This is a predicted structure of a 77-nucleotide RNA (transfer RNA) from a Phycisphaerales bacterium.

RNA sequence: ACGCCGGUAGCUCAACUAGGUAGAGCAGCCGUCUCCAAAGCGGCAGGUUGGGGGUUCGAUUCCCUCCCGGCGUGCCA
Numbered sequence: 001a002c003g004c005c006g007g008u009a010g011c012u013c014a015a016c017u018a019g020g021u022a023g024a025g026c027a028g029c030c031g032u033c034u035c036c037a038a039a040g041c042g043g044c045a046g047g048u049u050g051g052g053g054g055u056u057c058g059a060u061u062c063c064c065u066c067c068c069g070g071c072g073u074g075c076c077a
Base pairs, nucleotide, nucleotide: 001073002072003071004070005069006068007067010026011025012024013023020057028044029043030042031041032040050066051065052064053063054062
């Protein structure tokens, strides 16, 4: 330098084939249970979907560009 994969809640990951209400587990908080705590059970909260632009009635999803991480190939020295 080029190619490929990835970036979504605090963490780990879904949302596919086919653009149509952004979800789960863990963690957090509250309740329940218990003499108390843990575990279990119930509930609540938590998101500019990496940034910007475009297409569209509508974008996590499609297109362009930039940033970050990983892998591979190559060039110079």